Bacterial RNase P class A from Anaeromyxobacter sp., 403 nucleotides, folded computationally. The model forms 95% of the base pairs in the Rfam consensus. Rfam family: Bacterial RNase P class A. It is annotated as a ribozyme. Model confidence (mean pLDDT): 76 of 100. The sequence is in RNAcentral, with records from ENA. NCBI's taxonomy places the organism under Bacteria, Pseudomonadati, Myxococcia, Cystobacterineae, Anaeromyxobacter. It is recorded under the gene name rnpB.
Parts: sequence; structure tokens; C1' cells
RNA sequence: GGAGCCGUCCGGGCAAACGCGUCGGACUUCGUGUCCGCCGAGGAAAGUCCGGGCACCACAGGGCAGGGUGCCGGUCAACGACCGGCCGGGGCGACCCGCGGGAAAGUGCCACAGAGAACAGACCGCCGAACGGCGCCGCGAGGCGCGCGUGGCAAGGGUGAAACGGUGCGGUAAGAGCGCACCGCACUCCUGGUAACAGGAGUGGCAAGGCAAACCCCACCUGGUGCAAGAGCAAAUAGGGAGGCGUCUCCGCCGAAGCUGGCGGGGUGUCGGGCGGCUCGCCCUAGCCUCCGGGUACGGCUCGCUGAAGGCGCGCGGCAACGCGCGUUCGAGAGGAAUGUUUGCCACCGCGAAGCCGUGAGGCGACGCGGGACAGAACCCGGCUUACAGGACGGCUCCGGCU
Repeated sequence: GGAGCCGUCCGGGCAAACGCGUCGGACUUCGUGUCCGCCGAGGAAAGUCCGGGCACCACAGGGCAGGGUGCCGGUCAACGACCGGCCGGGGCGACCCGCGGGAAAGUGCCACAGAGAACAGACCGCCGAACGGCGCCGCGAGGCGCGCGUGGCAAGGGUGAAACGGUGCGGUAAGAGCGCACCGCACUCCUGGUAACAGGAGUGGCAAGGCAAACCCCACCUGGUGCAAGAGCAAAUAGGGAGGCGUCUCCGCCGAAGCUGGCGGGGUGUCGGGCGGCUCGCCCUAGCCUCCGGGUACGGCUCGCUGAAGGCGCGCGGCAACGCGCGUUCGAGAGGAAUGUUUGCCACCGCGAAGCCGUGAGGCGACGCGGGACAGAACCCGGCUUACAGGACGGCUCCGGCU
């Protein structure tokens, strides 16, 4: 000097003029009218991908189904997040990624090519020991050759993303874990570590391709719906008509010529109802269901709605995520939706640039022109993901040059 990796932060400043909103105070013509004061969008407010707080479903109990996660340890209110580690993969490296439990529980898939794709297999090949055949030599016994047949082989080559452990030596007719050495794998033991796991030793010739982000098995977690959740107030009506289903009983009071009845309290729990689906259990209950017709609102008002697992500073503990303690008073609450507009100067960035410094790479630079990102709370938080003009800082890795 260049190229990278990881993390953090800013994302304009100053001044003036005019204009907004909540809240507080004063005045008031009582109209949010006038004045004063504090405060007033984000690192992602976005996506709605996760987790909660909170609310309702009377209670929210058990099981199945459904859904989620998936190496170990930790942090957290919790999570699929985060921190630290292990293993695997990528990169020269700093670092990054992870579809990270189980393939001898079962089922399924691996196109095409290829002989054969998991109880495999012979296209090109290799062999000629054994039995037979052919040819030659030999009086004969027999010998040599061929690779013809029966037969043996899967080591070599080919196909393929992948070929039934790898390399080497021996052995064999030729081969093959057939045997041996090392590696791999399985089992056992020892050492280190909380653990995932790592290292070492021994035994064994050795059942085992891949895919579970295929179905599945295993372990753990998990009610549902969601601020358009919910609570209250106001206003209005005819509690009308038709049909269907439907328990029993006790006490008191009232009514009644008799029958039928009405109200209140209790027991029971038939119809019916409630708990996302199913089921067990539990609870409510004499009314329930369907259709027709009518009224209110025109999308009414108030609350929920903002001080929180909050931020910041300091100290201690921890490798860290983070935790504990003390301090500070930093803190938007709109309700069709507020925080804006204009002007001037400065700063930053890009291009050009008179000139200056330097051995060089390169650096500084008056002046001129241009530029200004992604984007807007709506109940509130913790994460993740995506978008972002321009800039600052810190740490680390690699390459090159000079001294």
C1' cells in the first nucleotide's frame, strides 16, 4: 500500500420565520378561544416468521390426534433466539455454514446408464489346476501348445452421483479378508472432560451403501382465539307469528265453581348447551332449535392505551450470552390519525482540478459542478428476516513493496 473477515455506531449540524398534537398552568366571549411551559416515530417503526405479557372462552383437568424442536452445557419470562463448546463440511487464513437423535423396528425411493443399486452381479475380460476336445512331438509312458466345451473368478477395465470396506505383501490355475500388516468398522477397558466427545490399549476378519428437509420410531415441549382481544355506558324495540323437540318431585304464597295455572326456594339432571377436533371427566340447565317479521347504531361514546422482563451510568461476578447491587428520573399516546414547510450558512460524499509533498506506491488540495439512503408508532415487549445513498471506529487474517 492492497485484498478480505468479524463487531459497534452515526445516518446531518446551527440560526430564523411560519405551522401542528397530547399533557400541565393561567385567562376565558365557554368556542379547545388566547398565552406560557415540558415532551412528541425507527434501526429497522417493515415482514407477521417465532416467543411472551395481557384479555376472553364459568373451572382449563387427563388422554389421543394435531403442531413444534432435535449434538452437549448454559442464559432468558419464553423461543425455532442468543452465548460457549463438540462433531461434520467450505476456505491458504481470519472466519463461515449445518438438512447435527435413530437406517440390525417396519415400509418406501435411488431416474437414465450399467451385468449388477443392498438377500446384487458378468458387457470387455482373467484362468486352463480338475474333466473332456483339437493340433504337434514321441515306439510307448508321456510332453508341449490352443483357449474349444464343462467349469472357476469378481482382483483389472467399462457404466454411473454412488458398485458390497481401502493400500500393500503373500497365496492361488487365475483370484477373493483367503491369510498377514496398517487404516476403517464393531465390542470391551483405561485416561481426560459436567457432557457432547477426544486420546490410548486389547479382541475380532467384520452384520452394516445413500436418502428420515421420505413415511416412520424415539426424547422433550405445547388448551383455543386474539386489541378487529375484551369491559362499561348511551339509544331503541312488538319480547310478535309459525313449526319441531322436551324430566320428575318437595315446600311456601296467590288465584280458581271445577280443570288448567302463576311466583319464589330446594332436590334431580331428561332435551339442550360449554371446554379448537375426538374421548374421559367436570360444569350449566327447563327451556332449547329453525323460519318469518320489527327496532337501535350508519359504523355512537368512554376505558383497554402506556413507567415496561424499559433505557442510561457506575461497581462486582462470569470466557461469554448475561446476572446482582447502587444511582438516575431519561420515558410519544394519536383516534381517519399530530411532529411539517421555507430560507441562509456550515459539515460530509462523488467527479474534475491550478498547485504542493514523496525514491516509489501514493497523499494533501484553493476552486467548479453534482448528491443526500431505507423509510412512519397505533396494546406493549424479547428475537429473527428483509431494505438501506453516505460515513466513522475497533480487532483480526492474507498478499506485495521499502527500510